[in-house]
RNA sequence: UUUUGAUAAAGGCAAACCUGUUGAAAAGCAGGGACGCAAAGCCACGAAUCUAAAACAGAAAUGUCAUGAUCGUCGGGCUGCCGGA
Repeated sequence: UUUUGAUAAAGGCAAACCUGUUGAAAAGCAGGGACGCAAAGCCACGAAUCUAAAACAGAAAUGUCAUGAUCGUCGGGCUGCCGGA
């Protein structure tokens, strides 16, 4: 440096749920809490999924749509601890 994750060691993150809060919502943030994760670290670049305020259509019910969201959905990019080869 590349590749890999047996056995470890030092650690790390934190699902569901609850409380508070932001938001039209999806969802985010903080605290508690652990389902799990060898990148469950970071990036919205591509896809996929979720929501539909505004806008448009409609007599209405409602429908369409991302400029919104999800990196713990996948791919990609960048970075990292220890061990094996």
Predicted 3D model of an 85-nucleotide RNA (c-di-GMP-I riboswitch aptamer) from a Clostridia bacterium. The organism belongs to Clostridia, within Bacteria. Model confidence (mean pLDDT): 88 of 100. It matches the Rfam family "c-di-GMP-I riboswitch aptamer". Rfam's curators write: GEMM was predicted in a large-scale screen for bacterial structured RNA regulatory elements.